[in-house]
Context: one part of a larger RNA
Order: sequence, then structure tokens, then C1' cells
RNA sequence: AUCAACGAGUUUAUUUUAGUGGCGAGCUUAAGCUUUAAAGUGUAGGCGAAAAGAAAUUAAAUAUGAAAAGUGUAUUUUAGUCUCUAACAUAAGACCCGAAACUAAGUGAUCUAACCAUGAACAGGUUGAAAUUUUAAGUGUUACCACUUAUUGAAAGACCGAACCCGUGUAUGUUGAAAAAUACUGGGAUGAUUUGUGGUUAGGGGUGAAAGGCCAAUCAAACUUAGAGAUAGCUGGUUUUCUGCGAAAUCUAUUUUAGUAGAGCGUUUAUAAACUUUGUUUUAAGGUAGAGCACUUAAUAACUGAUGGGGGCACAUCGCUUUACUGAAUUUAUUAAAACUCCGAAUAUAGAAUAAAAGAUUAUAAGCAGACAGACUAUGGAUGCUAAGGUCCUUAGUCAAAAGGGAAACAGCCCAGACUAUUAGUUAAGGCCCUAAAAAAUAGUUAAGUGCGAAAGAAAGUAAAAAAAUAAUGACAACCGAUAGGUGGGCUUGGAAGCAGCCAUCCUUUAAAGAAAGCGUAACAGCUCAUUGGUUUAAUUUUUUUGCAUCGAAAAUGUAUAAGGUCUAAAACUAUUUGCCGAAACUAUAGAUUUAAAUUUUUAAAUGGUAGCAGAACGUUCUGUAUAUUUAAGAAGAAAUAUGGUAACAUAUUUUGGAAAAAUCAGAAGUGAGAAUGUUGAU
Repeated sequence: AUCAACGAGUUUAUUUUAGUGGCGAGCUUAAGCUUUAAAGUGUAGGCGAAAAGAAAUUAAAUAUGAAAAGUGUAUUUUAGUCUCUAACAUAAGACCCGAAACUAAGUGAUCUAACCAUGAACAGGUUGAAAUUUUAAGUGUUACCACUUAUUGAAAGACCGAACCCGUGUAUGUUGAAAAAUACUGGGAUGAUUUGUGGUUAGGGGUGAAAGGCCAAUCAAACUUAGAGAUAGCUGGUUUUCUGCGAAAUCUAUUUUAGUAGAGCGUUUAUAAACUUUGUUUUAAGGUAGAGCACUUAAUAACUGAUGGGGGCACAUCGCUUUACUGAAUUUAUUAAAACUCCGAAUAUAGAAUAAAAGAUUAUAAGCAGACAGACUAUGGAUGCUAAGGUCCUUAGUCAAAAGGGAAACAGCCCAGACUAUUAGUUAAGGCCCUAAAAAAUAGUUAAGUGCGAAAGAAAGUAAAAAAAUAAUGACAACCGAUAGGUGGGCUUGGAAGCAGCCAUCCUUUAAAGAAAGCGUAACAGCUCAUUGGUUUAAUUUUUUUGCAUCGAAAAUGUAUAAGGUCUAAAACUAUUUGCCGAAACUAUAGAUUUAAAUUUUUAAAUGGUAGCAGAACGUUCUGUAUAUUUAAGAAGAAAUAUGGUAACAUAUUUUGGAAAAAUCAGAAGUGAGAAUGUUGAU
């Protein structure tokens, strides 16, 4: 992993509600007894018919009270009770599995820690401490004696290194040969050494050269059994079918935000009612958008300018005068505002009237819920960076709980809400080159593969429109010429001649030519320009607006911003026209179910669905029905085929099998498996 079997709302008691049946102002027995099962008996007790009060007690009243007041609760309103069935709840393990833990009583020191008792073990080699010598030698010394050398000696948590003990590094191994090893390498190896046997210490306890280590592959509190089905607001799982309806992810409260309770939203039953949507008219309240500055606050500019400061005169003070300053306040002009308003919509909301069409709703009471983690899109806002697939509100939609078509793929976007069947038709969104189903036309635009991602900004792209100018008295551009004289203006300067700088910027000749717009020279020179003549010839120049294009344009695995190929009088874009395709939409035909009208045989509408509520069924085991029925002329079971049914399923036949089965209608449940890292077995 597969297959098979097993595997989860049960039982008892009680309350409540609904239904069922009995009796009914009453209803009913419990224990017990009798008895063959059943039935009978049993009247204690319970509920109801009356309440009030703490109670005595009183009583349609009563309590309080001095009260005939007031106030509280009852009364006027006549149905209960018992059995059975169903559902929820409560108490119990209470749908099932699941902790880490807690408590008690026991079992463990054959592993391992420490200790006690008694035994055992340590090849070989090296180094050579203390001590020894009445003398071997020498030196010192009065002597005792001291030192040196020599001799003997054999100490050490000494050295090297096997056994033995340990486990430093590396490699292998990692479903291993092994639940800690193997190989090589390494440490200790007469000692705080190693080891045999026997014994002692026990769980909040031991032991520990101390690592929270070890205490039988288990240790920040061992193991076994019991309390015990501990508890789990947490995770997972919870077994046949069909039908009707169908949510919520909000408010309030919560040692509360993973939960729960009340309300809102769902469902079922009963009762009652007329209710909802849309259009028009009308009434009402409002202070948002906008706007405004009349208030409040804030801001800009200006006039005037109080007060204060400084200066002068005066001085005992008062005072007079002045102004780099300060700048209250008025005025004028101009602005801003969620917590400003002299103003002020649209929508929305509420009431009324009226009209039309459509829908089935609304209220109350009772039973049962689920839900209180929401998501995105669009509107108006808050917060944030006018960041976020961010967070928090508002209004609507979709998803959640919704399949189908479109958006390549794509819960939340667009179209559209799947009862069933059909190789029928019409459409929606969206499409009609490959491309699957389907296309053409007309008039333009784009040349960028723009289309098929982006701003400020840039720019003789291109198309269209408007305006103003010039032009056969020849424009714009191009080409061939001219571009002079006073004069090298004056000043400055080493120099300054159109062209370093300052001042001025005239006149003449001319078709025209600046006391010079640029390059250039040390200064001149030189080359252009403005200006003008000729040649040529028909359009040219400037500004504004609009459409479509261009640049601006750099990112991380790989083209990678049409899904790809590809597409250019498009298969792109703009405008227009007519077709076609296209869904589970709508229609057609046939059928099923539900509800409502009807009524006699039909018609209309409805039938997506998670949590959940309600209803109707199928099958399994056992019991009664049943001493009946089927069955050796072959039961159940197994395998297969066929038929029927909306489904769970049923029936028949064939083969196998070899002895029981079980219609109908009822009853009772250990009653249905694909999931629980489910349990057991097999492979």
C1' cells in the first nucleotide's frame, strides 16, 4: 500500500413540547400481594379544580397597614390527567478515538552509580630516590663527624610497551553483521588501577571526582497496577436513498474574542391578516456633496496705526517732539477648513393618496437549529505612503452554499441560475485567418509589429481642422555676383584697425551694405552674415487645436505584458451597416415530482444548494403471523446475465452449492463505512 472483518448519538431516570389513545371536574396508581404466561388486587402518594402571606392564618381574595387609603400578587377568561410514540434538554463516561499530567499501593541496584565483605590479575624492557658499608679511597676537621668517589640497594598516583581497562581522530556502517559496532589510529597500563563472587542504599527517593549523569535499550522525577472511560472551549473521524425549504460569518455581554448566552438571519407546526415591489402625485424632517466667508480658527498683501522700545528737548515730575524697530485693532483686497456655516442639492428615508402589473408575503405563539474566523469586485470614507492580494466602516453584487458559456489557464470579474431525456430551434456575454462553430461590406487612420504594459517631458513622424501672412509687380529655397567711402570713429592701450573693454553709433555714394551678428589676427590681413542685383520658377512661411504613431522604457531559472503561429489597402485601430456562430439561458417534444387553483380531467407555477430544519422510503439481524408456505424434482450462500424501478434496491434465469429458507402485515434493534497518521488478520 491493497483486500477482508471490526469500528462512533446509546441506555436509565426526570422535565417540557407535539402527536396518539383512555377517562373527564376529575385523572392515576407505586411498592407489595395473588397467579402458569397474562390478568387481577393494592388508593399510600402525585397532578388538577384558588389564591395571598415568612408564617400562624384568612380566602375570591390576601399581604402590608391604624385604615373601608394606597400598593403587590391573584380572581372575572373552566380542562385536566394517565399510557404509548417522537424530539430537545438535565443528571450520569453520554457520539467515538486522542494527551502531557495528578494521586495511591506495590515491583525493581542480574544494566548502571556509590559503598561494604571476601578473592584474583598486571609479559618484557628503561631510569636508578632514600638507605647501606665501622672499612675501599680521597678531601676538610682537635675530635665527633661532614662531603666526594666507589660498592650494595630497588623507591615512584616514574618512563617505553603486551595482556587488561578506556574510547582521541578518521573512514565505513545508518531498512547496519550490531537499537552504538568494525577497521586503522590513539590514552592508561603498581594504581584515586582493573576485575570475579556475595551484600547494602528505592522514586520527590537513592547514588553522583557533578554531565541533570545513572537507577534493567525508559529519567528535569523509573516501572507495574488501580482511581480511570481523569479532563481536553483543541485536532481527526462519524456508515443507505430520495423529496421540500434553506442560513450566518452581524449587534450586545462575557478572565471574552479558537468558546458561550440573548437578539438578528433558517426551518416546522398552529392561528390571524391582507402584505410586498414598481410608477405618478403629495407631505415631512435633514445639514452631506457643492458653495461660501456672515460666525470660529488659520493664512497672504496693503493703508491707517494704539501700546511698547530707542533718540532729542526738558527735567523734581508731568510733558513736547522724533523714528532702523515692535505691530493690538479697524478697514480694503484675496484664500482654506472632519471637529467653520449667511447658504445648500441629487439620491436615500418615513407617511399618505392613486394606478398597473407581478409576487407570496407579513405578524403572533410554540418546537428544533446552525452561525457569531468571512473573501473579493464596484461606490463613499477612515487608517497607511490617496503603499499592499493591508487594516476598519458604509451601500450593492458575486463567491461562500453555484454547475454551464466567456476572460488561454483563473472561488470573488462579464453573461447566465443545472428537475430528467433529445445528434431539435433562438439568443446572451464573447467571438467569426491557422482555430476547431462562425464574415463580409463601406469610409478613414496607423508603419510603430503600435496593436500586444507606463508618466512628466522631448521631437521638421503622419493625417485632419482653424487662423494670420508672403507670392507671376516672381515669393520660400538653391546657384552666380556685390557687400563700398569719410574711417584705423573717439577713448583706453605696448597694440585695439567693425569684432579685449568704455562712450557715441552719424554722414556720404548707392540696387544695397551695421561705426558691424559670427569665425579669425600679437595688431592688421583673411572668410562668412545682415542688406542687395541677376538666374530659375510655383507655391511658401508662422501659430493654434485634434487623431494615430516615435523616443522617454534597465532585473533577477528561459522567449515571458496577444496563449502560440503568425497578421500590414490587416487577421490592428476609429466610425457605420448587414449576417453568422455561441450556454445546462429561452423555446420545442416527451416524462417525473411538489404546491395551488379547480373540479372530473385538467390547468398554472415551481423543482442549484453547504451548515441546518422538515418529510417519505430502501435494505440488514432477531421475534410474532408460522405445527401454515417453499425446499434433495435441490434451501441459504457464491459467480454471471437479463429485466424492472426516480434512488436506496427488487425479480427472473443459468452454473455452482448441498440443507435449510422465509412472502405479507406488525414489533425490537449490537441496523448500513471510504476516510479517524483507525484496530486485527492476510498478501
Description: Predicted 3D model of a 683-nucleotide part of an RNA (large-subunit ribosomal RNA, domain II) from Striatella unipunctata. The RNAcentral record of the full RNA draws on ENA. The coordinates come from a structure-prediction model, not an experiment, and the mean pLDDT is 82.